Notes: A computed fold for a 135-nucleotide RNA from Sporanaerobacter sp. PP17-6a, annotated as c-di-AMP riboswitch aptamer (ydaO/yuaA leader). Its Rfam family is "c-di-AMP riboswitch aptamer (ydaO/yuaA leader)". From the family's description: This family represents a conserved RNA structure found upstream of the ydaO and yuaA genes in Bacillus subtilis and related genes in other bacteria. Of the family's consensus pairs, 92% are formed in the model. NCBI's taxonomy places the organism under Bacteria, Bacillota, Tissierellales, Sporanaerobacteraceae, Sporanaerobacter. The coordinates come from a structure-prediction model, not an experiment, and the mean pLDDT is 78.

[in-house]
RNA sequence: AGUUAUAUUUUGCUGAAUUUCCAAAAGGAAAACGGGGGAACCAACGUUGGGGUGCAUUGUUUUGCUUUAUUAAAACAUAGGGUAGUUUCUAUCCGAACCCGUCAGCUAACCUCGUAAGCGUAUGAAACAAAUUUA
Numbered sequence: 001a002g003u004u005a006u007a008u009u010u011u012g013c014u015g016a017a018u019u020u021c022c023a024a025a026a027g028g029a030a031a032a033c034g035g036g037g038g039a040a041c042c043a044a045c046g047u048u049g050g051g052g053u054g055c056a057u058u059g060u061u062u063u064g065c066u067u068u069a070u071u072a073a074a075a076c077a078u079a080g081g082g083u084a085g086u087u088u089c090u091a092u093c094c095g096a097a098c099c100c101g102u103c104a105g106c107u108a109a110c111c112u113c114g115u116a117a118g119c120g121u122a123u124g125a126a127a128c129a130a131a132u133u134u135a
Base pairs, nucleotide, nucleotide: 011120012119013118014117018031019030020029021028022027032115033114034113035112036111037110042105049103050100051099052098053097058077059076060075061074062073063072080094081093082092083091085128086127087126088125089124
């Protein structure tokens, strides 16, 4: 001087997933943010099941099964979404996964549930905004 690993502190990102209180803990409560169910009116079909959370929807081609395909896998695209105040441009990345169980449109009152998990980025440009300092 470099590389790797671990720990602590600080500062951030995706996401609703944070804070405070009773507490030694266990176990609870509240605020805040987010989800589901649920009238009238309106809307709408379905029986080939349907539906929910989420940005994660849709298509083409190939492979495989061989009775087949609303099956499966891969590649390439794509609706959509992310990248330290906002918008635009450029660049780049993601474009999953899970749940309910034959059942749910919207929906006031009302009822009910969640508080995870995983990470380190564009030190890019322009305009605007905000904060601090000085006069």